Glycine riboswitch aptamer from uncultured Roseateles sp., 96 nucleotides, folded computationally. Its mean pLDDT, the model's own confidence on a scale to 100, is 82. The organism belongs to Roseateles, within Bacteria. Of the family's consensus pairs, 89% are formed in the model. The RNAcentral record of the sequence draws on MGnify.
[in-house]
RNA sequence: UCACUGGAGAGAGGCGGACCCCUGAGUCCGCCCACCGAAGGGGCAAGCCGCUGGCAAUACGCUGGUGGCCAAUCUCUCAGGUAAAGCGGACAGCGA
Numbered sequence: 001u002c003a004c005u006g007g008a009g010a011g012a013g014g015c016g017g018a019c020c021c022c023u024g025a026g027u028c029c030g031c032c033c034a035c036c037g038a039a040g041g042g043g044c045a046a047g048c049c050g051c052u053g054g055c056a057a058u059a060c061g062c063u064g065g066u067g068g069c070c071a072a073u074c075u076c077u078c079a080g081g082u083a084a085a086g087c088g089g090a091c092a093g094c095g096a
Stems, first nucleotide, its partner, number of pairs: 001096002004093003011033001013032007020024001034082003040078001041076003047069009
């Protein structure tokens, strides 16, 4: 990387409009509120590297400030998602 298998969470929310073999817990669109974190995306720790002030004074170093690099299943909730089914799904397993 490929294929197969497993794989969570959260409103069947409210209002309006349109659609119809279906009149329905229906489909689509818009707005509003409430939620979820496991597509993707943003942020951060220790640590490492540098700049700078002070202390020390062969040197190593100590300490304050500041910049860069830097992880996640942490965090944000932009995106995405919130009945069942379906799709998606971080991650994991078997095989190649």